Transfer RNA from Candidatus Entotheonella serta, 72 nucleotides, folded computationally. The coordinates come from a structure-prediction model, not an experiment, and the mean pLDDT is 82. It matches the Rfam family "tRNA". Rfam classes the family as a transfer RNA. The sequence is in RNAcentral, with records from ENA.

RNA sequence: UCCGGUGUCGCCAAACGAUAAGGCGCCCGCCUGUUAAGCGGAUGAUUGGAGGUUCGAAUCCUCCCACCGGAG
Numbered sequence: 001u002c003c004g005g006u007g008u009c010g011c012c013a014a015a016c017g018a019u020a021a022g023g024c025g026c027c028c029g030c031c032u033g034u035u036a037a038g039c040g041g042a043u044g045a046u047u048g049g050a051g052g053u054u055c056g057a058a059u060c061c062u063c064c065c066a067c068c069g070g071a072g
Base pairs, nucleotide, nucleotide: 001071002070003069004068005067006066007065010024011023012022025043027041028040029039030038048064049063050062051061052060
């Protein structure tokens, strides 16, 4: 320098172009002599950034950024 992949909540992780799931964690409570386990409740993401297409974009297109892999 070129090619490919990945980027969604603190972590993990879904989502035919049409309301951004779920689990863990954190917080509150129940239970327990106490913790852990278990149970209940509450909580949080304008989807890496900027544009474009579209009635409508996490999703399609372009350019960047970060990381991973490959080629030279």